[in-house]
RNA sequence: AACCGAUAAAGGCAAACCCGCCGAAAGACGGGGACGCAAAGCUACGGGCCUAAGGAAAUGUCUACGGUCGCCGGGCUGCCGAA
Repeated sequence: AACCGAUAAAGGCAAACCCGCCGAAAGACGGGGACGCAAAGCUACGGGCCUAAGGAAAUGUCUACGGUCGCCGGGCUGCCGAA
C1' cells in the first nucleotide's frame, strides 16, 4: 500500500411508520423514529425496478424527458485496523 474486515475504538448514516411540505404519480425534502448499513458517502453511466403528467394508441395498452445508488454492476472519493 492492496485485498479484507472484528461482539475493537472514535464517530457517521437512517428502513418501516407518524407529522409537515412539494409533486399528476412514482418519489423527494424537513422533523420525529431505528430496520438495517463498512461506503446506506458522491455519481442515473449499463442493466433492473417504480410511476405515466404529456404524447401515442383505443379498452386499457405503450412510452421518461420523471424517479430509485437502502436492487445489481461500473466510475470517483473516504474513517478505523484485530485476524

Predicted 3D model of an 83-nucleotide RNA (c-di-GMP-I riboswitch aptamer) from Paenibacillus hemerocallicola. The sequence was found by an Rfam model in a public genome assembly. Taxonomically the source falls in Paenibacillus (Bacteria, Bacillati, Bacilli, Paenibacillaceae). The prediction has a mean pLDDT of 89.